[in-house]
Molecule: transfer RNA
Organism: Pirellulales bacterium
């Protein structure tokens, strides 16, 4: 060059059309509890790589881009 896979909270990952204005664990942060830390058990805040399309709808499906990863010669 072709080809094939992957990108979602700060990490790790669940969700493959409507139940989701997106879930969890771990970190982060406020508070109980504790002489004080740990620990525990309550909350809080944090996300769909970007453009474009099909659809009554779109993290989910098509296409281009971008990034990572594998394979061919």
């Nucleotide at each position: 060059g072709c080809c094939c896979c992957c990108a979602u909270c700060g990490u790790c990952u669940a969700g493959u059309g409507g139940c989701c204005u997106a879930g969890g664990a771990c970190a982060u942060c406020g508070g109980g509890u504790u002489c004080u830390c740990a620990g525990u058990c309550c909350g809080a805040a944090a996300a769909c790589a970007g453009g474009g399309g099909u659809u009554c709808g779109a993290c989910u499906c098509c296409c281009c881009u971008u990034g990572g990863g594998g394979g061919u010669a």